A computed fold for a 79-nucleotide RNA from a Chloroflexota bacterium, annotated as c-di-GMP-I riboswitch aptamer.
Of the family's consensus pairs, 100% are formed in the model.
Rfam family: c-di-GMP-I riboswitch aptamer. About the family: GEMM was predicted in a large-scale screen for bacterial structured RNA regulatory elements.

RNA sequence: UUAUCGAAAGGGCAAACCCGUCGUAAGGCGGGGACGCAAAGUCAUGGGUCCUGCGGAGCGGGAUCGCCAGACCGCCGAA
Numbered sequence: 001u002u003a004u005c006g007a008a009a010g011g012g013c014a015a016a017c018c019c020g021u022c023g024u025a026a027g028g029c030g031g032g033g034a035c036g037c038a039a040a041g042u043c044a045u046g047g048g049u050c051c052u053g054c055g056g057a058g059c060g061g062g063a064u065c066g067c068c069a070g071a072c073c074g075c076c077g078a079a
Stems, first nucleotide, its partner, number of pairs: 012037002017032006035066001041072003045069003048064007
């Protein structure tokens, strides 16, 4: 000097709920608010769940990555 592990501190995100707004809805966005999160960062690719159209089996359209998997990217740091 570099890499790995790594405590504390700093910084980050923000469930329920409330208000506003958009949407038939699931739900999105903004403000308040914190249950939690080391990927609770990004991507609907596979599965799940939810909404919706069609009379329906089923097929189509949509929502959710804070349900699971996968891909991509990735913060700080003492002994």